Small-subunit ribosomal RNA, central domain from an uncultured prokaryote, 348 nucleotides, folded computationally. RNAcentral holds the full RNA, with entries from ENA. Rfam family: Bacterial small subunit ribosomal RNA. Its family is annotated with ribosome and structural constituent of ribosome in the Gene Ontology. The coordinates come from a structure-prediction model, not an experiment, and the mean pLDDT is 89.
[in-house]
Context: one part of a larger RNA
RNA sequence: CUGGGCGUAAAGCGCGCGUAGGCGGGCUGUCUAGUUGGAUGUGAAAUCCUGGAGCUCAACUCCAGAACUGCCUUUGAUACUGGAGAUCUUGAGUCCGGAAGAGGUUAGUGGAAUUCCCAGUGUAGAGGUGAAAUUCGUAGAUAUUGGGAAGAACACCAGUGGCGAAGGCGGCUAACUGGCUCGGUACUGACGCUGAGAUGCGAAAGCGUGGGGAGCAAACAGGAUUAGAUACCCUGGUAGUCCACGCCGUAAACGAUGAGUGCUAGUUGUUGGGAGGUUUACCUUUCAGUGACGCAGCUAACGCAUUAAGCAUUCCGCCUGGGGAGUACGGUCGCAAGAUUAAAACUC
Numbered sequence: 001c002u003g004g005g006c007g008u009a010a011a012g013c014g015c016g017c018g019u020a021g022g023c024g025g026g027c028u029g030u031c032u033a034g035u036u037g038g039a040u041g042u043g044a045a046a047u048c049c050u051g052g053a054g055c056u057c058a059a060c061u062c063c064a065g066a067a068c069u070g071c072c073u074u075u076g077a078u079a080c081u082g083g084a085g086a087u088c089u090u091g092a093g094u095c096c097g098g099a100a101g102a103g104g105u106u107a108g109u110g111g112a113a114u115u116c117c118c119a120g121u122g123u124a125g126a127g128g129u130g131a132a133a134u135u136c137g138u139a140g141a142u143a144u145u146g147g148g149a150a151g152a153a154c155a156c157c158a159g160u161g162g163c164g165a166a167g168g169c170g171g172c173u174a175a176c177u178g179g180c181u182c183g184g185u186a187c188u189g190a191c192g193c194u195g196a197g198a199u200g201c202g203a204a205a206g207c208g209u210g211g212g213g214a215g216c217a218a219a220c221a222g223g224a225u226u227a228g229a230u231a232c233c234c235u236g237g238u239a240g241u242c243c244a245c246g247c248c249g250u251a252a253a254c255g256a257u258g259a260g261u262g263c264u265a266g267u268u269g270u271u272g273g274g275a276g277g278u279u280u281a282c283c284u285u286u287c288a289g290u291g292a293c294g295c296a297g298c299u300a301a302c303g304c305a306u307u308a309a310g311c312a313u314u315c316c317g318c319c320u321g322g323g324g325a326g327u328a329c330g331g332u333c334g335c336a337a338g339a340u341u342a343a344a345a346c347u348c
Stems, first nucleotide, its partner, number of pairs: 004319003007302002012316001014201003021194003025088002028085001030083002033081002035077005041071002049065006091191001092188003095184004103177007110154001114150008125136002162169002206247006215241002220236004258315006266293013297304002321348003330341004
């Protein structure tokens, strides 16, 4: 080097962009590097193999042949791969015309609710629970009416609905801005796919500096429960949750399913477009998504099944018995917490 695998048994990087590399559409001539036929030379001897011979046999030794699967040179072949060239439009992209969307960023703004403050009415309870108590209340609570303040989140619409690469995104308005998709085929003419490193994004929690702080609430305090109760329940309550900037870089970051392309029965729902028909609200059909069921096929089974876990192909990542251990040591990164890379002894 070669094998078998990666939904659930060990195994798909959390997700992009992209360098090197690997792989790459149709037609055409050319070169002959790879590829392939022939030939010359070389490939020391010994060894190995085959056939003989000699030591009484064997090991061993000797003779002959074959082989040495390789390399150099030369001469042919040109299908495939490759090089440079020409050309094409199906892959990819551009353009024109539509369309949907919680995609992103910034600024502004709205109502309901909660808590607090002020004032009115009003009087003895209120809270809370399985039951209670801690707690609040005659210094007037709870309830109710009016006024004010603050912060955070956006009921209904709301939907296996939509958008985004993933994380994720939900009141309304404006500005700026990314991507997808449908139709037209006007243009470019393989410009493509994947992607080791690198680089960017990346929930929550946590960290730094400065703000903010209504509700909720780790820690903490008290009341209960209990044999105990460092809990579950209750009353309080600080970090935090929110904003700006900077770090962290991890999650059951899940579809536990890497990305791209082609092919392989259908039925049914739904979202966004297009075409045709007509009774104007439906029917037929076609793209792009998103669900349910199901044939072939696959699978250890469960199940998957045109959104594949089917049939092929290209590229990357990863696995190789359990524990020790995602640990130690070392390196890199980080303010820290720690992250990442990653063993062995020993043991079953």